[in-house]
RNA sequence: UGAGUCGGCCGGGCGGUCGCGGCCCGAGCGAUCGGGGCGAGGAAAGUCCGGACUCCGAAGGGCAAGGUGGUGGCUAACGGCCACCCGGGGUGACCCGCGGGACAGUGCCACAGAAAACAAACCGCCACCGGUUCGCCGGUGGUAAGGGUGAAACGGUGGUGUAAGAGACCACCAGCACGCCAGGUGACUGGCGUGGCUAGGUAAACCCCACCUGGAGCAAGAUCAGACAGCGUGUGUCCGAGGGCGGCCCGCCCGAGCACGCGGGUAGAUCGCUGGAGGCGGCCGGCAACGGUCGUCCUAGAUGGAUGAUCGCCACGUGUCACCGCUUGCGGUGGCGCCAUACAAAAUCCGGCUUACAGGCCGGCUCAUCCC
Numbered sequence: 001u002g003a004g005u006c007g008g009c010c011g012g013g014c015g016g017u018c019g020c021g022g023c024c025c026g027a028g029c030g031a032u033c034g035g036g037g038c039g040a041g042g043a044a045a046g047u048c049c050g051g052a053c054u055c056c057g058a059a060g061g062g063c064a065a066g067g068u069g070g071u072g073g074c075u076a077a078c079g080g081c082c083a084c085c086c087g088g089g090g091u092g093a094c095c096c097g098c099g100g101g102a103c104a105g106u107g108c109c110a111c112a113g114a115a116a117a118c119a120a121a122c123c124g125c126c127a128c129c130g131g132u133u134c135g136c137c138g139g140u141g142g143u144a145a146g147g148g149u150g151a152a153a154c155g156g157u158g159g160u161g162u163a164a165g166a167g168a169c170c171a172c173c174a175g176c177a178c179g180c181c182a183g184g185u186g187a188c189u190g191g192c193g194u195g196g197c198u199a200g201g202u203a204a205a206c207c208c209c210a211c212c213u214g215g216a217g218c219a220a221g222a223u224c225a226g227a228c229a230g231c232g233u234g235u236g237u238c239c240g241a242g243g244g245c246g247g248c249c250c251g252c253c254c255g256a257g258c259a260c261g262c263g264g265g266u267a268g269a270u271c272g273c274u275g276g277a278g279g280c281g282g283c284c285g286g287c288a289a290c291g292g293u294c295g296u297c298c299u300a301g302a303u304g305g306a307u308g309a310u311c312g313c314c315a316c317g318u319g320u321c322a323c324c325g326c327u328u329g330c331g332g333u334g335g336c337g338c339c340a341u342a343c344a345a346a347a348u349c350c351g352g353c354u355u356a357c358a359g360g361c362c363g364g365c366u367c368a369u370c371c372c
Stems, first nucleotide, its partner, number of pairs: 001368010012314007020039002023036005041343001045354002048352005053217004060250004065213005070084005085099001086097004100208002105206002107202003122147002124143008155173006174198001176195008221271004230262006242254004278297008317338010
């Protein structure tokens, strides 16, 4: 210098004018007015996970249902994060993996192919029989070594053997199972020995194993104020409707109303509500995620839902013109014009994940080339 990889951060600034929502102070009987201060995000989003919080009868037993899935750790918890292991990709930094079990059982494996799993003879090879125009043809049987199909064809190479062949047998290699030794908390790794000659894939198919899960959600829930009108049909009051234990059954409890249709009323206020697993900085422990401790800061709470509009200057970007420099298409300076930023906006609150994002900044590391 070029190419790449990983991570972090910003995402307009200042000022004027007019507005909006809370809070505090003052004035006013009140409506309201004046002043001060505060007022969106890294994702506030999707609502996909996990928790806090609130309510529901958080008695019991059984059966289901859902989720997670290498190991160790972190955490309030998680499907998140960190570190490592294994497999795959890359020269490398690094990246990717919905990563338990396919000797418990069941199912499925498109097309092609003879055959897709207790294997299978299409071509070929071999033996025998029959025929023959002597080229070969037909039949019966053997054969998975060769060809061909396929994502995948029941180990590979060499030899023995055979009519031809075959783990039928042998040597080596790969792989599997078991045992032992060594290292590691562990996943796992390395080595040695034995065995039988070989075992297809699929569990985001049923299923099995281990662990986890009560349900609903701030329109939760609580308080206050206010409005209203009942009628019809069916069914039930111990021969018990209906309700609760938010999947079902048993079981337990409550129990006089319940279901459907028509008609009528309300949809206001206050609390919940924002100071919290909180932000920032230092030190300590830890590879890290994270934890501990000290100091410091206070930072939206609307409810048809505030946080906006406009003007000026500047910065960034871009177009054009002029001048200068040289390495001749780049850089610098100045003038003028344009854009005034992207994605997007709280709604109980946190921790994550995922997705969107104009433009820009910083850092670690890798590879290639050149120079000293």
Notes:
A computed fold for a 372-nucleotide RNA from Flexivirga sp., annotated as Bacterial RNase P class A. Of the family's consensus pairs, 97% are formed in the model. It is recorded under the gene name rnpB. Model confidence (mean pLDDT): 76 of 100. The source organism's lineage runs through Bacteria, Bacillati, Actinomycetes, Dermacoccaceae and Flexivirga.